[in-house]
Context: one part of a larger RNA
């Protein structure tokens, strides 16, 4: 000098764009953050039309709209968070898998036949303070299970064996059926190529190379290194097991200890290099602590399950409940870090045929000079130079065109009126070309018009040398200053005050950090 997720002191007008719990991965009140589908299913409720009984109240039935606890499907493995662990194929980069998986989506082929038994819900009884259960009766499905078929697939001793499925909702109908959409099941992915293999996306596994400190850590290792066989996995493999052999790593640093998420990047520097890894983006790991599996295409699962532990809460003392390192917010510790805000209008995601619903992702607003950038706090004229302050050799000098005064301007702020773009998709109509309707959180904001009036808007630090900027008074090795040299003991340009000057400026200094 540059830099900063900064803090502290003094000061503080506006706007744009960013940034904002770095410490206790400490504990958390409260609200919200993952639902959706009635076009899979039976039932309940409600409204409307209507039939039957009845004078009526009402009871019961058909149709239909809306709604929904439960069964079922898809999604809760994405998105969001913090930095605990990790020195490792975790990451980066480059290769490999003839050793692999891949729901939804795309393309193609074939099929979607015929049956069965249950179970939530509801009802009855019952246990419990509650959380939550138990028994009986009864019921549906795109829930579950056989049978058939076998395009096709798997295995094969080439004889053969084994493996599927589900319907829903519209239109037409001569009631026989025809047909549209969404589904369900099995299998495969053009061509080139001896066989095998081949869409897209996401993942799994293997390897070369690269990136911390320490030798006051020198030897480490028994599933250890390799083989055979078996098991297991989507798949290779000591991944696991039985047996066999005795190997494997290491001064090119094994093993141990310490520290640490890695990278794109960021800061600095002429570069080489050094330091860092906030925000944004990619990857990995974690979800009160430790362990485990289930379901599933995918998890060993932040707002799922089970076990153990610590902590906290409820309790009728028998027993239960919870997990903010999601968004806000609270306490704590700290030098220190924001609103218990608005909206799904846009972008994106989940569900749904769709309408639509959900979305603290996201889009916005708020707070903070925390940072960068921009603007303003007025402009021009105005004197042998007011008053006042300060200095003085008492003549004067200086603050100083500075003020007053005159003439202007109107940025920002204030007030008036008007007022966006971000929105076109979805949807509806139509065979199609095409046509049509509605939708804005931000926000009465931006922008624009008009009005008044210099009116509302400047401070901080320094002035001995380094280092731009000097005098007077007070003090008297005191009080104090100080980054280094150093200053102060009666004429202090170095302390304190004043005047003046210098440097920056809505900031200026100090402290910390890195180069």
């Nucleotide at each position: 000098g540059a830099u900063u997720g900064a803090a502290c002191g003094c000061u503080g007008g506006c706007g744009g764009c960013g940034u904002g719990g770095a410490u206790a991965a400490g504990a958390c009140a409260u609200g919200c953050a993952a639902g959706u589908c009635g076009a899979a299913c039976g039932g309940g409720g409600u409204g409307c039309c209507u039939g039957u009984a009845g004078c009526a109240a009402u009871a019961u039935g058909u149709g239909u709209u809306c709604u929904u606890a439960g069964u079922g499907g898809c999604g809760g493995a994405c998105g969001g968070g913090g930095g605990c662990g990790u020195a490792a194929c975790a990451c980066g980069u480059g290769a490999g898998c003839a050793a692999c998986c891949u729901g939804c989506u795309c393309u193609g082929a074939a099929g979607u036949g015929g049956g069965g038994g249950a179970u939530a819900g509801c009802c009855u009884u019952u246990c419990g303070a509650a959380a939550g259960g138990a028994a009986g009766a009864u019921u549906a499905a795109u829930a579950c299970c056989g049978c058939a078929u076998g395009u096709g697939g798997u295995c094969u001793c080439c004889g053969g064996a084994c493996c599927a499925a589900a319907g829903a909702u519209g239109g037409c109908u001569u009631c026989g059926g025809c047909u549209g959409u969404c589904g369900c099941u099995u299998c495969a992915g053009a061509a080139u190529g001896u066989u095998u293999g081949a869409g897209a996306u996401u993942g799994g596994c293997u390897c070369g190379c690269g990136g911390c400190c320490u030798a006051u850590c020198a030897g480490c290792u028994a599933g250890u290194u390799g083989g055979u066989g078996a098991g297991g996995u989507a798949a290779c493999g000591g991944c696991u097991c039985a047996c066999c052999a005795a190997g494997g790593c290491a001064a090119c640093g094994a093993c141990g200890g310490g520290u640490a998420g890695c990278u794109g990047u960021u800061c600095u520097g002429a570069g080489a290099g050094g330091a860092a890894g906030a925000u944004c983006a990619g990857c990995a790991a974690c979800a009160c602590u430790g362990g485990a599996a289930c379901u599933g295409a995918g998890a060993c699962a932040c707002g799922g399950u089970c076990c153990a532990g610590a902590c906290a809460c409820c309790u009728a003392c028998g027993g239960g409940u919870g997990g903010c390192a999601g968004c806000a917010g609270u306490c704590g510790a700290g030098a220190a870090u924001c609103a218990u805000u608005c909206a799904c209008a846009a972008u994106g995601g989940g569900g749904g045929a769709a309408a639509c619903c959900c979305u603290g992702a996201u889009g916005g607003u708020g707070c903070a000079a925390c940072g960068c950038c921009g603007c303003g706090u007025g402009g021009a004229g105005g004197a042998u130079g007011a008053a006042g302050g300060c200095c003085c050799u008492a003549g004067g000098g200086u603050c100083g065109u500075a003020a007053a005064c005159u003439c202007c301007u109107g940025u920002c702020a204030u007030a008036u009126g008007a007022g966006a773009g971000u929105a076109a998709g979805c949807c509806c109509c139509g065979c199609g070309a095409g046509g049509g309707u509605a939708u804005g959180a931000u926000a009465g904001u931006a922008c624009c018009c008009c009005a008044a009036g210099a009116g509302g808007a400047a401070g901080g630090g320094a002035c001995g040398g380094c280092u731009a900027a000097c005098u007077u008074c007070g003090u008297g090795c005191c009080a104090g200053c100080a980054g280094c040299c150093g200053c102060g003991g009666u004429a202090a340009u170095a302390c304190g005050a004043a005047g003046g000057u210098c440097c920056c400026a809505a900031g200026c200094g100090u402290u910390g950090u890195u180069c």